[in-house]
Context: one part of a larger RNA
RNA sequence: GCCUGCGAGUUCUCGCUUACUGUGUGUUUAAAACGGUUUUACCGUUUAGGCAUAGCGAAAGCAAGUGUUAAUAGCGCGUAUAAACACAGUAACCGGGAGACCCGAAACCGAGUGAUCUAACCUUGAGCAGGGUGAGUCUUAAAGAAAUUUAAGAGGAGGCCCGAACCCGUUAUCGUUGUAAUGAUAUGGGAUGACUUGUGGUUAGUGGCAAAAUACCAACCGAACUCGGAGAUAGCUGGUUCUCCCCGAAAGGUCUAUAGGGACCGCGCCAUGCAAAAAGAUUAUCAGGGGUAAAGCUACUGGAUGGGUUAGCAAGGGUAACCGAGUUAACUCAACCAAACUCAGAAUACUGAUAAAAUAAAGCAUGGUAGACAGUCAUAUCGGGCUAAGCUGAUAUGGCUAAAGGGAAACAUCCCAGAUUUUCAGCUAAGGCCUCUAAAUCUACAUUAAGUUUAAAAGGAAGUUUUUUCUCUCAGACAGCCAGGAGGUUGGCUCAGAAGCAGCCACCCUUUAAAGAUAGCGUAACAGCUCACUGGUCGACUGAGAAGAAGCGCCUAAGAUUUAUCGAGGAUCAAAUGUAGUGCCGAAGCUAGAGAUGUCCUACUUUUAGUAGGGCGUGGUAGGGGAGCGUCCCAUAUGCAGUGAAGGCAAAUUGUAAGAUUUGUUGGAGUGUAUGGGAGUGAGAAUGCAGGC
Numbered sequence: 001g002c003c004u005g006c007g008a009g010u011u012c013u014c015g016c017u018u019a020c021u022g023u024g025u026g027u028u029u030a031a032a033a034c035g036g037u038u039u040u041a042c043c044g045u046u047u048a049g050g051c052a053u054a055g056c057g058a059a060a061g062c063a064a065g066u067g068u069u070a071a072u073a074g075c076g077c078g079u080a081u082a083a084a085c086a087c088a089g090u091a092a093c094c095g096g097g098a099g100a101c102c103c104g105a106a107a108c109c110g111a112g113u114g115a116u117c118u119a120a121c122c123u124u125g126a127g128c129a130g131g132g133u134g135a136g137u138c139u140u141a142a143a144g145a146a147a148u149u150u151a152a153g154a155g156g157a158g159g160c161c162c163g164a165a166c167c168c169g170u171u172a173u174c175g176u177u178g179u180a181a182u183g184a185u186a187u188g189g190g191a192u193g194a195c196u197u198g199u200g201g202u203u204a205g206u207g208g209c210a211a212a213a214u215a216c217c218a219a220c221c222g223a224a225c226u227c228g229g230a231g232a233u234a235g236c237u238g239g240u241u242c243u244c245c246c247c248g249a250a251a252g253g254u255c256u257a258u259a260g261g262g263a264c265c266g267c268g269c270c271a272u273g274c275a276a277a278a279a280g281a282u283u284a285u286c287a288g289g290g291g292u293a294a295a296g297c298u299a300c301u302g303g304a305u306g307g308g309u310u311a312g313c314a315a316g317g318g319u320a321a322c323c324g325a326g327u328u329a330a331c332u333c334a335a336c337c338a339a340a341c342u343c344a345g346a347a348u349a350c351u352g353a354u355a356a357a358a359u360a361a362a363g364c365a366u367g368g369u370a371g372a373c374a375g376u377c378a379u380a381u382c383g384g385g386c387u388a389a390g391c392u393g394a395u396a397u398g399g400c401u402a403a404a405g406g407g408a409a410a411c412a413u414c415c416c417a418g419a420u421u422u423u424c425a426g427c428u429a430a431g432g433c434c435u436c437u438a439a440a441u442c443u444a445c446a447u448u449a450a451g452u453u454u455a456a457a458a459g460g461a462a463g464u465u466u467u468u469u470c471u472c473u474c475a476g477a478c479a480g481c482c483a484g485g486a487g488g489u490u491g492g493c494u495c496a497g498a499a500g501c502a503g504c505c506a507c508c509c510u511u512u513a514a515a516g517a518u519a520g521c522g523u524a525a526c527a528g529c530u531c532a533c534u535g536g537u538c539g540a541c542u543g544a545g546a547a548g549a550a551g552c553g554c555c556u557a558a559g560a561u562u563u564a565u566c567g568a569g570g571a572u573c574a575a576a577u578g579u580a581g582u583g584c585c586g587a588a589g590c591u592a593g594a595g596a597u598g599u600c601c602u603a604c605u606u607u608u609a610g611u612a613g614g615g616c617g618u619g620g621u622a623g624g625g626g627a628g629c630g631u632c633c634c635a636u637a638u639g640c641a642g643u644g645a646a647g648g649c650a651a652a653u654u655g656u657a658a659g660a661u662u663u664g665u666u667g668g669a670g671u672g673u674a675u676g677g678g679a680g681u682g683a684g685a686a687u688g689c690a691g692g693c
Base pairs, nucleotide, nucleotide: 001693002692003691004690005689006688011098012097013096014095015094017092018091019090020089021088022087023086024085026051027050028049032046033045034044035043036042055062056061065077066076067075068074101239102238104236108229109228110227111226112225113224119203120202121201122200124198125197126196127195128193130162131161132160133158137154138153139152140151141150142149143148166190167189168188171186172185173184174183205221207217208216214223242628243627244626245625246624247623252265253264254263255262256261267371268369269368270367271366272365273364274363282356283355284354285353286352287351288350295342296341301338302337303336305334306333307332308331309330310329311328312327313326316323317322375400376399377398378397379396380395381394382393383392384391405416406415407414420595421594422593423592425591426590427589431585432584433583434569435568436567440582442581443580444579445578446577447576453571459555460554463552464551465550466549467548468547469546470545471544472543480537481536482535483534484533486510487509488508491505492504493503516531519530520529521528596618597617598616599615600614601613602612603611604610605609629682631679632678633677634676635675636674637673638672639671640670647666648665649664650663651662652661653660654659
């Protein structure tokens, strides 16, 4: 991993509701009596009385009413009619108490078992090759007055040195389903000591022991192990077994030691009633309240720009008179701003009334019973954020969630459209029609040359098309060519120099067809070359130029596995773009044929039910409801079976499905059908459990 088997809402009890069944048309007696009897007693029957059958009021009292009160009003408490009630039993759903659908902790507590591992200690034993070093001390000799010193020798101290056994485990490699649940090899540390070690013993878990590491206490110790309390508890995770049919949510509000839990309300389902119905939805009309959008502000509160007038303050100046930059406020003129401004003020929306045409949909109430209270995306209007986010928080709508189908290459959320089944029938939606790929290489007129189409901004450009306005032009435009482009003057200043052309100031006049106190290059400064401006030449059936507007293009535009921003091929009077048009394709949409099923209506019938016709339906997670299939056992009835039961294998038939039947074969002894009853009643998932392979 696979296969086979096992594996999870049960049982008891109490209660609500619903369904069914049964009973009940007052109940209960004391003494006593009667009857019976098993005779100090007990059983049965009769029965005064009690409670109930009417209430209200403090009461008198009245009475389906009564009390209050002036009241016949109002109000309080009552009455109406309930077998639609009460009680009991059975069944189902749900709830409370119990392990309470199943599996799952880490932990807590109790009683015990462990120091054969290991920690420390006690008792009594044992072990340490060899080599080196050579302390105190002693002896002898010499020196010295001596203490003592020196030399030689003896000797053998040491948590001394080197290094086996022994103990340890530094580093590296191997090993890592190992030789080994901690090892091997090499290399290392200690090796007469706080050394190592044998035997026996002591200390026990709220504890011991510890040269202290939370280390060790029998192969996982921040509190051992075993059994028990015990099915601890788990608002947490996982799992929870047959079928079909009908309906079908929520991810919101409030509260919560509450935030991934729960309770109530909202939203689902079922039953009953409203219902001999129009309360619901839609549309129309009418009536409402508002303070949003836009707007406005000498209509308030604030903000804010420019001008004017007046007044105050005031730097500074002035001998003084006084002048006065600036600043503040008010008024005024003009143009403005505001979620927490509004003199005013929509459209929608919301509420109510009336009406209409539909509608077996929808609504309201009561009872029962859920799930849900992590939402998400799009569009619109807003808050936060950076007018960032596939961000976050609201409101409204739609979708997804719980929705398949077609389109968007692929793509929960976008566009179209809501799948009862079936057909080798038809029509369409979105979107498409050259090939992949179903359908136009369709029609007409334009645009684009960028493969734009098939990503992007500010900004930039004699791209190109259409268009508007203006200027010049046979009195000769524009471009080209020829020629001129001067004088005062080297303007003044500055400067070493400054002569049109470093810089500052000024920017005139004259001659002219025209010519700037100069637009550019250039010089150290001049010089020199151009330009503006002018003449000539040329000769435009019109041309030249300037400034805009619109359409489509261009640049801006560099990336990382592979072209890679048309899905690809590929496409240029398009297969691109714009306008207009015709046809076709295209879905589980719609239509047609044939069925199934829910519900309503009508008709008929062998009226619990069925048949026929018609209307509206039949996507679905959580979840509610309904109807069934199958397994085991029991009761009753009735069958089959060695002339072959159950079970296995295979095929055929059949039912919407769970399934059923038959036949063949295998198998070798039990087993079915009908009705009813009862459950250890259905497995693919639980890192499920056991076995096999």

The prediction has a mean pLDDT of 82. Predicted 3D model of a 693-nucleotide part of an RNA (large-subunit ribosomal RNA, domain II) from Candidatus Woesebacteria bacterium RIFOXYA1_FULL_31_71. The source organism's lineage runs through Bacteria, Bacteria candidate phyla and Candidatus Woeseibacteriota. Its Rfam family is "Bacterial large subunit ribosomal RNA". Its family is annotated with structural constituent of ribosome and ribosome in the Gene Ontology.